The prediction has a mean pLDDT of 81. Predicted 3D model of a 575-nucleotide part of an RNA (large-subunit ribosomal RNA, domain V) from Candidatus Wildermuthbacteria bacterium RIFCSPHIGHO2_01_FULL_45_20. NCBI's taxonomy places the organism under Bacteria, Bacteria candidate phyla, Candidatus Wildermuthiibacteriota. Rfam family: Bacterial large subunit ribosomal RNA. The full RNA is in RNAcentral, with records from ENA and SILVA.
[in-house]
Context: one part of a larger RNA
RNA sequence: CCUGCGGCUAGACGAAAAGACCCCGGGAGCUUUACUGUAGCUUCUUAUUGUCUUAUCGUUUUGGAUGCGUAGAAUAGUGGGGAGGAUUUGAAGUCCCGCUUCCGGGCGGGAUGGAUCCGACAGUGAAAUACCCAUCUUUCAAAAUGCUAAGUCUAACCCCGUUCAUAGCGGGAGACAGUUGGAGGCGGUCAGUUUUAGUGGGGCGCUAGCCUCCUAAAAAGUAGCGGAGGCGUUUAAAGGUCAGCUAGCUCCGGAUGGAAAUCGGAGCGUUCGUGUAAAGGCAUAAGCUGGCUUAACUGCGAGACGGAUAUGUCGAGCAGAUGGGAAACCAGAACUUAGUGAACCGACCUAUUUUUGUAGAAAAUGGGAAGAUCAUCAACCAAAAGUUACCCCGGGGAUAACAGGCUGGUAGGGCCCGCGAGUCCAUAUCUACGGCCCUGUUCGGCACCUCGAUGUCGGCUCAUCACAUCCUGGGGGGGCAGCACCUCCCAAGGGUUUGGCUGUUCGCCAAUUAAAGUGGUACGUGAGCUGGGUUCAGACCGUCGUGAGACAGGUUGGUCUCUAUCUACCGCAGG
Numbered sequence: 001c002c003u004g005c006g007g008c009u010a011g012a013c014g015a016a017a018a019g020a021c022c023c024c025g026g027g028a029g030c031u032u033u034a035c036u037g038u039a040g041c042u043u044c045u046u047a048u049u050g051u052c053u054u055a056u057c058g059u060u061u062u063g064g065a066u067g068c069g070u071a072g073a074a075u076a077g078u079g080g081g082g083a084g085g086a087u088u089u090g091a092a093g094u095c096c097c098g099c100u101u102c103c104g105g106g107c108g109g110g111a112u113g114g115a116u117c118c119g120a121c122a123g124u125g126a127a128a129u130a131c132c133c134a135u136c137u138u139u140c141a142a143a144a145u146g147c148u149a150a151g152u153c154u155a156a157c158c159c160c161g162u163u164c165a166u167a168g169c170g171g172g173a174g175a176c177a178g179u180u181g182g183a184g185g186c187g188g189u190c191a192g193u194u195u196u197a198g199u200g201g202g203g204c205g206c207u208a209g210c211c212u213c214c215u216a217a218a219a220a221g222u223a224g225c226g227g228a229g230g231c232g233u234u235u236a237a238a239g240g241u242c243a244g245c246u247a248g249c250u251c252c253g254g255a256u257g258g259a260a261a262u263c264g265g266a267g268c269g270u271u272c273g274u275g276u277a278a279a280g281g282c283a284u285a286a287g288c289u290g291g292c293u294u295a296a297c298u299g300c301g302a303g304a305c306g307g308a309u310a311u312g313u314c315g316a317g318c319a320g321a322u323g324g325g326a327a328a329c330c331a332g333a334a335c336u337u338a339g340u341g342a343a344c345c346g347a348c349c350u351a352u353u354u355u356u357g358u359a360g361a362a363a364a365u366g367g368g369a370a371g372a373u374c375a376u377c378a379a380c381c382a383a384a385a386g387u388u389a390c391c392c393c394g395g396g397g398a399u400a401a402c403a404g405g406c407u408g409g410u411a412g413g414g415c416c417c418g419c420g421a422g423u424c425c426a427u428a429u430c431u432a433c434g435g436c437c438c439u440g441u442u443c444g445g446c447a448c449c450u451c452g453a454u455g456u457c458g459g460c461u462c463a464u465c466a467c468a469u470c471c472u473g474g475g476g477g478g479g480c481a482g483c484a485c486c487u488c489c490c491a492a493g494g495g496u497u498u499g500g501c502u503g504u505u506c507g508c509c510a511a512u513u514a515a516a517g518u519g520g521u522a523c524g525u526g527a528g529c530u531g532g533g534u535u536c537a538g539a540c541c542g543u544c545g546u547g548a549g550a551c552a553g554g555u556u557g558g559u560c561u562c563u564a565u566c567u568a569c570c571g572c573a574g575g
Base pairs, nucleotide, nucleotide: 001575002574003573004572005571006570007569010567011566012565015561022396023395024394025393026392027391028388029387030386031385034193035192036191037190040186041185042184043183044182045181047179048178050153052151053150054149055148057146058145059144060143061142062141063140064139065138067136074129077135078134079133080132081131084118085117086116093112094111095110096109097108098107099106100105158172159171160170161169162168196208197207198206205225209231210230211229212228213227214226232377233275234334235333239293240292241291242290243289244288245287247271248268249267250266251265252264253263273282274281276339278337279336280335297320298319299318300317303314304313305312309378322331323330324329345371348368349367350366351365352364354363355362356361403450404448405446406445407444409443411439412438413437414436415435416434420430421429457532458530459529460528462524463521464520465519466518467517470495471494472493473490474489475488476487477486478485497511498510499509500508501507538556539555540554541553542551543550544549
């Protein structure tokens, strides 16, 4: 060195299971004051469902009564007819009773009485009376009918008993209950769903449309959770036109008067002003003031800008009518750029007659049109929140937690400068303010391998390396007398304890020691062990939440996979 056997488990990002954590897409379970329904409950009503009584009220019919301004015999409802009518079938008058009343009277009934009374005429008045017909107001009685409320009955319907019986019969209850149809209310009981996106992982926060500037690299355009600000309007003048005017600051002078009011002078020259943010403009002013006004018009629109599309922007000119100006001319809002919302639906106005109906009326169609924080602002539906550690599926190392990598802000270490402390003296020792590096042990940043799996803290076991050395060794300096001690240089050969508490690393404590080093090794080591902690499913507490549930809050419980192919290593045997 080769071959084999026996071991061991450091590696083959070993095997197993298309990661359960995290994110994205989908689903499901559960919750509720998410949305929309719904079982069920409840109220009213309809049918099954009938009889009778009473009360209030309404309607109709019949009969009766009722009607008062003034004038006028006097209590004249309205209209028509009317010259006669009522009366021994009992007139006037008297008495009694009832109703009514505007207290004057009117009406009815009874008794008595025994033959008249009323109207026309006249008069008053807007209207003239007896008698007859119709009718109105108010009211009484009766009847019919209806609503409502209360009650009564029994035969529907229901229950119990008897019975072979669902037949009959007896009892109870009774038009209620029960059931059907309709309308309203309550309604996680149940059901279907929704619960946005961006995001240096996700969540929390913030943002989402429009305008201005910078980033933007001298055409245009240009991203970021880049840097700054605004908007969701306002104005009947702050619009049009004609005419006129020029701010603001500084200095000097001037009563009250001051830093600053108004007045005068000089200088600078737009720094002022512009409704409203910024930018670009503006003196011919677009800034300031006054006169007259409504073009903040109707119908169009050559042609351009811009742009994926759809929106958006500018516009000479023509016709009509108008304002200002002597006129030429100017005027289709505002110095410009923000001040906003597509379709569908559509109150309302208007027109048509088309359809249905024909007693109103309803619908449709054409033209106009109010109504959107549809602000997730190119707008899903008229209509929408949570939770899952009981979870599931499809994916992702496109994206987090461990480890590695890059970086080195933070951390640790070194060097330079040397303010200062050190009685004096920067440098025995410590070292500010700063500067330059190193390391890759902290906390981070990034998200590069790995989500068809790289097992995660601590301990046990076994280690191996670095040296920025804890001890032991050698040396320099000291604010080194000695004993001790401080600091620096060299040095990695060897060594570097045992207990108590805690899952602990760490730390504190106890007792030792020459010393009880700092780190790396996937915070070495789970195909070596453990499983106390963390980090599934059970359960309790506190807090939060209406709740389902949640909590780098606490607590208890909780499956760690016999067989080694290769490399490496330790033995043994043969060649």